[in-house]
RNA sequence: UGCAAGUCGAACGAGAAACCCUGACUUCGGUUGGGGCGGUAAAGUGGCGAACGGGUGAGUAACACGUGGAUAAUCUACCUCAUAGUCUGGGAUACUCCUUCGAAAGAGGGCUUAAUACCGGAUAAUAUCUUCUGAUGGCAUCAUCGGAAGAUGAAAGGCGGGGUAACCUGUCACCUGAGGAUGAGCCCGCGCUGCAUUAGCUUGUUGGUGGGGUAAUGGCCUACCAAGGCAACGAUGUAUAGCCGGCCUGAGAGGGUGAACGGCCACACUGGGACUGAGAUACGGCCCAGACUCCUACGGGAGGCAGCAGUAAGGAAUAUUGCGCAAUGGACGAAAGUCUGACGCAGCGACGCCGCGUGGAUGAUGAAGCAUUUCGGUGUGUAAAAUCCUUUCAGCAGAGAAGAACCGCGAGAAUAGUAACUGAUUUUCGCCUGACGGUACCUGCAGAAGAAGUCCCGGCUAACUCCGUGCCAGCAGCCGCGGUAAUACGGGGGGGACAAGCGUUGUUCGGAUUCACUGGGCGUAAAGGGCGUGUAGGCGGACCUAUAAGUCGGAUGUGAAAUCCCGGAGCUCAACUGCAAGCCUGCAUUUGAAACUGUUAGUCUUGAGUACAGGAGAGGAAAGCGGAAUUCCAGGUGUAGCGGUGAAAUGCGUAGAUAUCUGGAAGAACACCAGUAGCGAAGGCGGCUUUCUGGGCUGAUACUGACGCUGAAGCGCGAAGGCUUGGGUAGCAAACAGGAUUAGAUACCCUGGUAGUCCAAGCGGUAAACGAUGGGUACUAGGUGUCGGGGGUCUCGACCCCCUCGGUGCCGCAGCUAACGCAUUAAGUACCCCGCCUGGGGAGUACGGUCGCAAGAUUGAAACUCAAAGGAAUUGACGGGGGCCCGCACAAGCGGUGGAGUAUGUGGUUUAAUUCGAGGCAACGCGAAGAACCUUACCUGGGUUUGACAUGCAUGUGACUGCUGGUGAAAGCCAGUUUUCCUUCGGGACACAUGCACAGGUGCUGCAUGGCUGUCGUCAGCUCGUGCCGUGAGGUGUUGGGUUAAGUCCCGCAACGAGCGCAACCCCUGUCCAUAGUUGCCAUCAGGUAAUGCUGGGAACUCUAUGGAGACUGCCGGUGAUAAGCUGGAGGAAGGUGGGGAUGACGUCAAGUCCUCAUGGCCCUUACGCCCAGGGCUACACACGUGCUACAAUGGUCGGUACAGUAGGUCGCAAUACCGCGAGGUGGAGCUAAUCCCUAAAACCGGCCUCAGUUCGAAUUGCAGUCUGCAACUCGACUGCAUGAAGGUGGAAUCGCUAGUAAUCGCUGAUCAGCAGGCAGCGGUGAAUACGUUCCCGGGCCUUGUACACACCGCCCGUCAAGCCAUGGAAGUUGGGAGCACCCGAAAUCGUUUGCUUAACCGUAAGGAGAGCGGCGCCUAAGGU
Repeated sequence: UGCAAGUCGAACGAGAAACCCUGACUUCGGUUGGGGCGGUAAAGUGGCGAACGGGUGAGUAACACGUGGAUAAUCUACCUCAUAGUCUGGGAUACUCCUUCGAAAGAGGGCUUAAUACCGGAUAAUAUCUUCUGAUGGCAUCAUCGGAAGAUGAAAGGCGGGGUAACCUGUCACCUGAGGAUGAGCCCGCGCUGCAUUAGCUUGUUGGUGGGGUAAUGGCCUACCAAGGCAACGAUGUAUAGCCGGCCUGAGAGGGUGAACGGCCACACUGGGACUGAGAUACGGCCCAGACUCCUACGGGAGGCAGCAGUAAGGAAUAUUGCGCAAUGGACGAAAGUCUGACGCAGCGACGCCGCGUGGAUGAUGAAGCAUUUCGGUGUGUAAAAUCCUUUCAGCAGAGAAGAACCGCGAGAAUAGUAACUGAUUUUCGCCUGACGGUACCUGCAGAAGAAGUCCCGGCUAACUCCGUGCCAGCAGCCGCGGUAAUACGGGGGGGACAAGCGUUGUUCGGAUUCACUGGGCGUAAAGGGCGUGUAGGCGGACCUAUAAGUCGGAUGUGAAAUCCCGGAGCUCAACUGCAAGCCUGCAUUUGAAACUGUUAGUCUUGAGUACAGGAGAGGAAAGCGGAAUUCCAGGUGUAGCGGUGAAAUGCGUAGAUAUCUGGAAGAACACCAGUAGCGAAGGCGGCUUUCUGGGCUGAUACUGACGCUGAAGCGCGAAGGCUUGGGUAGCAAACAGGAUUAGAUACCCUGGUAGUCCAAGCGGUAAACGAUGGGUACUAGGUGUCGGGGGUCUCGACCCCCUCGGUGCCGCAGCUAACGCAUUAAGUACCCCGCCUGGGGAGUACGGUCGCAAGAUUGAAACUCAAAGGAAUUGACGGGGGCCCGCACAAGCGGUGGAGUAUGUGGUUUAAUUCGAGGCAACGCGAAGAACCUUACCUGGGUUUGACAUGCAUGUGACUGCUGGUGAAAGCCAGUUUUCCUUCGGGACACAUGCACAGGUGCUGCAUGGCUGUCGUCAGCUCGUGCCGUGAGGUGUUGGGUUAAGUCCCGCAACGAGCGCAACCCCUGUCCAUAGUUGCCAUCAGGUAAUGCUGGGAACUCUAUGGAGACUGCCGGUGAUAAGCUGGAGGAAGGUGGGGAUGACGUCAAGUCCUCAUGGCCCUUACGCCCAGGGCUACACACGUGCUACAAUGGUCGGUACAGUAGGUCGCAAUACCGCGAGGUGGAGCUAAUCCCUAAAACCGGCCUCAGUUCGAAUUGCAGUCUGCAACUCGACUGCAUGAAGGUGGAAUCGCUAGUAAUCGCUGAUCAGCAGGCAGCGGUGAAUACGUUCCCGGGCCUUGUACACACCGCCCGUCAAGCCAUGGAAGUUGGGAGCACCCGAAAUCGUUUGCUUAACCGUAAGGAGAGCGGCGCCUAAGGU
């Protein structure tokens, strides 16, 4: 902005214009008349409709809705059916016309007129009312059917037909009225959300009487009277919400929900109100108030899309300002018809459901591409291509519906009635009517042609690889991925799922037995009230009677339709839509049954109780009494301390303490007895006596006769501490003070000390108020203590023993339990009642309420946050837990380090570089068994690019090499010269050059790895099979009693065996034997020398190196369990592993090493590769580790004398000899080694030194040398002379060692040209000590606690800093909802009215009746305080 409610001219009066035809006049602009349009449009009176249909869910927690009743308390237009009628009059009025006001909207006045508009009169009933009365029935009022009398009370015509008319007739309309149907009103039973941090609400409130009002009952309203009514079975308040059929989900029970479709309700801008009408308190009507929008001439007016479209705003988001009344339905009409955004259709949206297609068959060089690869291949994959087919859908072309029946028109027929016809009704035939729509469907044409995506691939959960990235980027539903090899991120390939969709987000149910009715729990996981008493409530013993409320069965009514289920039907199928059956699990009525529950009547004694007789007890209250101890006071004795502690100090004491004696005072508590003993409901109760008093137990009889159990509220009791008032106060003792301890010590310890502890009267009301276990009843193996009773047996009387009732403990079966455990005192089996729980934190907090003097108690959340919190048990690890036991672990000893100088390694610093690695033990004289160059990895500079090194291919050259020259620091570069072999003549070998593959890397990652190694630790452990135990983790074995160096062995044992470790087997060494006898040996024999196994010889000894013997707790004593073993002894070279070595379990430390080697991945490729020269790794304020040398007399120095072993030696060891002070040199016998060489020092003997910075100590420095080496400057070792520092035995701390060890002394070797204080070995001399296991460290076994498991280097608590999130409080401020009081008070109904107005009726005309307007009153929306 348009449309969504009109219609009827057959109720009524009046009635155009444009336009067309035509006449007259004309100033040619036009004016005027007639006819048609047409009795049409528009408007009006009147009737019906507008209360339906359509929208929305704001309000409503309600008889709103659902269901079933009731109306004997009611209405109902149109429709239907039966009845009786429609007679006779009257006065107005709208429209039109004239006129006034107004901007408009609109309003007023005047003349005239009609009706199915309005009014009077008549008539009338089985209508209504009043009075009287009969019958029947019911449910109290009453209902139904009748009878008699009186009163009240109605109407309208229109259109047709016939007839001159009177009148007749058809139809529609009208009136009366008994019913029906439909619709509606009212009432009732039952059902219907959360909050009790809402517990009391109510004055028209509850009832009655009279009156009013309504269609109708009723406080619905009013006057009076009474004081009621509702509520823990949840009133009132507050929050939220339309209710239902149904829908979603679920096995069901349930839970969630109330879109579409259908029923009901409510609403129509917000609030109030009535009118009209059959029906409204009326979505497209009216009045008033308010908010908002619009118009205005500023005076006033207009409006209400939660109808259909559409617009704006808001939002993550939701459609066309379409076609048609053809169908269905509705309003009006006699009808044709008109109206109908109801409805039927179309449009938009994959929003949902359903169906279909995007092709089918064949097709292996298993094509290409892509991906991957172990480089062989494999995957995509019959997939494609190719060949042969098909043509749905889309496209084009053609043909083309059903949905249509009516109505109407035309032509017939029949029926009733009439004098008759029209007409009416029924019926037959024909014609006419389609928005969708040229749509569905069908046919033809062409051609595989035009048509596949989304998510996922770590597990749950179907589906795996490559690359990129590197705790970044990102993913994520939960667990969790990502820190350089990511199936988890991103991409590729491949795969999986679904498919015109797929995935995400949100929501609901499920899984969740996780609010548990079906169907859970409460000892320790969340959860038993602190305890009793007791109200309501719930539950309740035995027998019998009745009843029929519960319960069970039958029947009837209802449970709308749709939905759902099943059967079958129609669209090609399906979705969808018809049909039939079921279902609607409910409610009501009726009829039956009587077991159980309830109710009722009666009875019983076993539950419960009363009486009687006994007897136990720290049960309670009050009063009195007692002794011990403590403190204080007085006095005596007495003197210097007391007291206190881990040790002290504060404190007390010469003004006389402590100690001790005597006397006195005070308060509090009651030793022993005393006991898993007793009593009590719990808290709790302890000297003795008395008084009062509660409960329980036992026994035997009598009585009552279910009187019982539990128990929300309520009431009472309730440790300690606390509070109020008044007393009391000896001891003890918060706070407080002082002294100690300590880093501090607002603590633990000490000295004091006030509240308090005590009494009386009150308050408070909580505890780990615990058995962490509510009460009651019944049942379900036992054993053994103890307390209180009774009985039996026996006895003189007892005890013992047996039985039984009640309490209180322990152990234990079945059973239960997640396990631990419980187990007749249940946590077992059952029933009844109460309380309580529903992840952790926030939090027993906040707010509110209640209680309290206060402290506080009680009731008791949410936001937010986490993915856990928790229980029981298991294995480890750990403990300033326990037990047992080892180790140079401590202790007992000896010697060191830490102090000095120096060597060496490391850190740090420096540097061009000071290459790299190693980091507590278990890095630091470590890799490195040896950095001047080399090594060398680092730095600077100079070169080089198939490379210093390996292999292959292609092409070319012919050697390679050697020699010479130039340049250069060298590497290298340049130049010259010399020069092959084999051959089947193709070529090959070899070398070089170029090119391509590739080489190379001490570059990174030891947290990608192999291998090797360290360490716990040479500690005695670590496991397995089978069996057994446990739900399981797991245990047992392997623990226990002994013993051992040992999980070594023995015994025992639900274990029996076995494996890896231990031990043994192996090597060296210690004794003996056999064999062998050179280079080793030499007793005997012989020879020789200055001397020597030097020689002959010997094979005895030593030794060498082969094989054996020997030692096994074998023997004896003791001990032990008769064992294992231990202890002592004998013998023996050796004795209990003889000594030493090698040997290192399962594992731990992401231990160490990518720089030994190997190796995945990554990185560099004219360089991070390679070559060369020089430098560096050797720096030097400093710090640490490991050594050496010392500080001296157990020494130094000089001289003399003696004794080893392991080793090594031809690029070597090197003798005799000579030279040099010496390092060393010259020279070179001998030796390829039991043959030759290299070889001791401490020790011993003697001299000197005499306690000092020295004849100690040797650093440092100077000079001169030697050796190695291309080369000793940076930067070697050694020698001689000279120099002669620190240092006088080392703080805290710390290391090694238990016997041929420590200590001390030298020697050898590897590496190596040279360089050893280091390392690996060798021998010489050669001690001290071990009571012992308390403590430190490390380890083993058992046990215990654990909130630890990255395992105590663990875990974890609180404050604070910065930022952020959420919440509580808060002076105040602001908005909303509700209540109460008062003020003002619109419209409207009702009431009233002395004012004004007034057609119908009455009226002798004046008036009256009635009505309207106005006034007033009651009530009241909004507004105000």